Predicted 3D model of a 251-nucleotide part of an RNA (large-subunit ribosomal RNA, domain VI) from Corynebacterium heidelbergense. It matches the Rfam family "Bacterial large subunit ribosomal RNA". Its family is annotated with structural constituent of ribosome and ribosome in the Gene Ontology.
Context: one part of a larger RNA
RNA sequence: CGUGGAAACUUGAAGAAGGCUGUCCCUAGUACGAGAGGACCGGGACGGACAUACCUCUGGUGGGCCAGUUGUCACGCCCGUGGCAUGGCUGGUUGGCUACGUAUGGGAGGGAUAACCGCUGAAAGCAUCUAAGCGGGAAGCCUGUUUUGAGAUGAGGUUUCUGUUGAGGUUCCCUAAAGAUGAUGGGGUUGAUAGGCCGGAUCUGGACGCACCGUGAGGUGUGGAGGUGACCGGUACUAAUGAACCGACGA
Numbered sequence: 001c002g003u004g005g006a007a008a009c010u011u012g013a014a015g016a017a018g019g020c021u022g023u024c025c026c027u028a029g030u031a032c033g034a035g036a037g038g039a040c041c042g043g044g045a046c047g048g049a050c051a052u053a054c055c056u057c058u059g060g061u062g063g064g065c066c067a068g069u070u071g072u073c074a075c076g077c078c079c080g081u082g083g084c085a086u087g088g089c090u091g092g093u094u095g096g097c098u099a100c101g102u103a104u105g106g107g108a109g110g111g112a113u114a115a116c117c118g119c120u121g122a123a124a125g126c127a128u129c130u131a132a133g134c135g136g137g138a139a140g141c142c143u144g145u146u147u148u149g150a151g152a153u154g155a156g157g158u159u160u161c162u163g164u165u166g167a168g169g170u171u172c173c174c175u176a177a178a179g180a181u182g183a184u185g186g187g188g189u190u191g192a193u194a195g196g197c198c199g200g201a202u203c204u205g206g207a208c209g210c211a212c213c214g215u216g217a218g219g220u221g222u223g224g225a226g227g228u229g230a231c232c233g234g235u236a237c238u239a240a241u242g243a244a245c246c247g248a249c250g251a
Base pairs, nucleotide, nucleotide: 001151004162005161006160007159008158009157010156014148015147016146017145020048021047022046023045024044025043026042032037050105051104052103053102054101058099059098060097061096065092066091067090068089069088070085071084072083073082074081075080109143110142111141116136117135118134119133168246169245170244171243172188173187174186175185176184193239194238195237196235197234198233199232200231203227204226209222210221211220212219213218
């Protein structure tokens, strides 16, 4: 830019992806074979590599979530804290992201065929799969599976709204399941969108203060304590104010 303008849901022309493979068991020590050995067909189990999705489990990560601890400086001192030292170091760890984790996949089936195997059958009284006709036949081809997809300009379809008394969209703002920026998703007071706060979960692992015990380092009780990033709920306390623009008609 195109199709009256929009919002939502779709059809599928045409593309893309995928198509891998091993070992063992049963049939069966059967058929076959003097024996040695040892099947077709059919059925099952477990793998390798690859691919996709996910985070329940097992792990990894964790830049300030918890604890411990060394040196030093500061808060006047003690106590208790804070800064710096690779996050100072060490032990754990929520969400998220991940593999070493979990789940799934390669297909079955159908159709047309290749080499090839056939039926009937003349030319050519025979023979011949072929000349007319009819079958079988592959990890390959067309489907079947997943996915993109109406710029498929052949621009499709359905439903609803709307045509200025204006549907809808955007700017702007709060944002995350999205993200370099645009874009996408959610929300904007008729509101739980984010933060805060409250409750819970999770993690850490026993806070400060006080009391008691011990000469003391320290221990015990109060008390599964105190603290707790992203998680799950609730709550308008804070911030989403106010407003503007575009927009199918007509001339």